This is a predicted structure of a 529-nucleotide part of an RNA (large-subunit ribosomal RNA, domain I) from a Patescibacteria group bacterium. The organism belongs to Bacteria candidate phyla, within Bacteria. The full RNA is in RNAcentral, with records from ENA.
Context: one part of a larger RNA
RNA sequence: CAAAUGGUGAAUGCCUAGGUCGCUAAAGCCGAAGAAGGACGCGGAAGACGGCGAUAUGCGUCGGGGAGCUGUCAACAAGCUUUGAUCCGACGGUGUCCGAAUAGGGUAACCUCGGGCUGAGAAAUCAGCCUGGAGCCUGCCGUAAGGCUGGCUGGGUAAGCCGGGGAACUGAAACAUCUAAGUACCCGGAGGAAAGAAAAACAAUAGAGACUCCGUUAGUAGCGGUGAGCGAAAACGGAAAAGCCCAAACCCCGCAAGGGGGGUUGUAGGGUCUGGCGCAAUCAACUUGAAAGAUAAGAGAAUAAUCUGGAAUGGUUAGCCAAAGAGGGUGAAAGCCCCGUAUUCUAAAUUAAGUAAGGUUGAGGCCGGAUACCUGAGUACCACGGGUCACGCGAAAUGCCGUGGGAAGCUGGGGAGACCAAUCUCCAAGGCUAAGUACUUUAGCGGACCGAUAGUGAACUAGUACCGUGAGGGAAAGGUGAAAAACACCCUGAGUAAGGGAGUGAAAUAGAUCUGAAACCAUUUGCUA
Numbered sequence: 001c002a003a004a005u006g007g008u009g010a011a012u013g014c015c016u017a018g019g020u021c022g023c024u025a026a027a028g029c030c031g032a033a034g035a036a037g038g039a040c041g042c043g044g045a046a047g048a049c050g051g052c053g054a055u056a057u058g059c060g061u062c063g064g065g066g067a068g069c070u071g072u073c074a075a076c077a078a079g080c081u082u083u084g085a086u087c088c089g090a091c092g093g094u095g096u097c098c099g100a101a102u103a104g105g106g107u108a109a110c111c112u113c114g115g116g117c118u119g120a121g122a123a124a125u126c127a128g129c130c131u132g133g134a135g136c137c138u139g140c141c142g143u144a145a146g147g148c149u150g151g152c153u154g155g156g157u158a159a160g161c162c163g164g165g166g167a168a169c170u171g172a173a174a175c176a177u178c179u180a181a182g183u184a185c186c187c188g189g190a191g192g193a194a195a196g197a198a199a200a201a202c203a204a205u206a207g208a209g210a211c212u213c214c215g216u217u218a219g220u221a222g223c224g225g226u227g228a229g230c231g232a233a234a235a236c237g238g239a240a241a242a243g244c245c246c247a248a249a250c251c252c253c254g255c256a257a258g259g260g261g262g263g264u265u266g267u268a269g270g271g272u273c274u275g276g277c278g279c280a281a282u283c284a285a286c287u288u289g290a291a292a293g294a295u296a297a298g299a300g301a302a303u304a305a306u307c308u309g310g311a312a313u314g315g316u317u318a319g320c321c322a323a324a325g326a327g328g329g330u331g332a333a334a335g336c337c338c339c340g341u342a343u344u345c346u347a348a349a350u351u352a353a354g355u356a357a358g359g360u361u362g363a364g365g366c367c368g369g370a371u372a373c374c375u376g377a378g379u380a381c382c383a384c385g386g387g388u389c390a391c392g393c394g395a396a397a398u399g400c401c402g403u404g405g406g407a408a409g410c411u412g413g414g415g416a417g418a419c420c421a422a423u424c425u426c427c428a429a430g431g432c433u434a435a436g437u438a439c440u441u442u443a444g445c446g447g448a449c450c451g452a453u454a455g456u457g458a459a460c461u462a463g464u465a466c467c468g469u470g471a472g473g474g475a476a477a478g479g480u481g482a483a484a485a486a487c488a489c490c491c492u493g494a495g496u497a498a499g500g501g502a503g504u505g506a507a508a509u510a511g512a513u514c515u516g517a518a519a520c521c522a523u524u525u526g527c528u529a
Stems, first nucleotide, its partner, number of pairs: 001526007013514001014479002018450002020447009029156002037098003040053003044076001047073003050057001059092006068080003103112003113132008134153004139148003161189005171178001175225001202207001212239004222230002243432003246376001250261004266410001268375003271371007282363007293351003298344002303318005319336002321325001327339003381405006391417001412427005466473002486513001489501004
């Protein structure tokens, strides 16, 4: 050096218990009746995980189910169970201590106390149970300070939502306007969704008719150190569709505050006075009050022989079922072996839901004429300063905030991108409103998604071990075999190490275990100097 045989080592191949991304359907807040999250305990048994709470690996009731069970690592012991256990579902009971934590304190899971009741004790005292925070609101008492009573709030919450604040890196090939971006982040709030919403909105000589979401319009019109970039709307096609209530005039009650009736719009409407026609839609209150579905389950067709083999689901031969040839398992590849699947069927209890629907009672309409009583004021608007609209102050309208000024009021007022006119259109300065939409969880189904250095950080005791005073950081680690049949017994050995026999098995070069590459280390044989 070469070959062979081993060792070491873990790549590769195969596998999947875990992930990941979607679709469909359903569900969506928890909390002083003490949450979320924890600490400490509870077992025959030391520990970890899961479960549970001094009634502690569990208690009760009602259903399901029908032979095994006492969760997992993980055996052993001792027991339970057809007088129906374990297990599954529904509803209850118990639920230590901390935590908003709320009697006071505190270095969370601890310490200390007041009041009441009960029990023990001769008593001192001890034990058990209940109760005792603050703020706001109602009511009562009190001259007041204050006291009592009842109610609400507090804290959590992954994502989504609304509001109040609000960066920088970056891009502009530097950088300042600009961008990133109203993003990240902080604070507040609400809900199963949130927001928005019934035109003082659009449009353009034609119209349309609340809001929201998707597509398109369109990277268009525009904005822009006219740089980088930013970027609509109408119209159209879809999803879903729903509209209502106050204030005022006037009337009634009341000393008043206030209450009841009335009334709600823009081709103006309402009130009042007056003339004519009509008795419905709908709404409210009260009352009766489902079902489907959900949360356990049940039934559920059809195959044999033979060959190979350790094993048949494979080969061959001959059959059968199919509203079931989805899928998984079984000693290799199974429609007919098992679990299932198609189809069908079920609920004592909870839910769906006091919902749908029914009933009773009450309210409830339209068309003219007259009148000029009402129709949201420190408002609209203007100036200045900001900020928002795709729109960077621009010709800059619209909408919002601050400071100052400050209308008309129906013969009125706003808008149509400075402004004016004409025309068209709408009615601000009060309020509510489902659905379509967002997100998450659960269930089912799926993927030209991953397959253990991948896929979640986490397939395994994983937010674990470990690191850090702390905020925080954060791993590695899967595979014997069909079945433990996991190597009895003998020998070598100081040995319970290791090895050799023996045995099991298809295989033990399946035994620090599937496969088992390379680096690296040996042994044997050969070659070369």
The prediction has a mean pLDDT of 82.